[in-house]
RNA sequence: GCGCCCAUAGCUCAGUGGUAGAGCUCUGUACUUAUGAUGCAGCGGUCCCGAGUUCGACCCUCGGUGGGCGUA
Numbered sequence: 001g002c003g004c005c006c007a008u009a010g011c012u013c014a015g016u017g018g019u020a021g022a023g024c025u026c027u028g029u030a031c032u033u034a035u036g037a038u039g040c041a042g043c044g045g046u047c048c049c050g051a052g053u054u055c056g057a058c059c060c061u062c063g064g065u066g067g068g069c070g071u072a
Stems, first nucleotide, its partner, number of pairs: 001071007010024004018055001026042005048064005
């Protein structure tokens, strides 16, 4: 240089065009002598950036940035 893959909550990851979710973490609460465990509730994301297509984009297209793998 060329090809492919990845980027979504503090962390690990779902989400095949129609109002963005789970587990863990954190906070509150119930239970307990207390801690832990467990139950319930809550906080938390402009979906890496820009443009395009579309009535509508996390999702499709193009470019960029960052990371990974392959190739000489």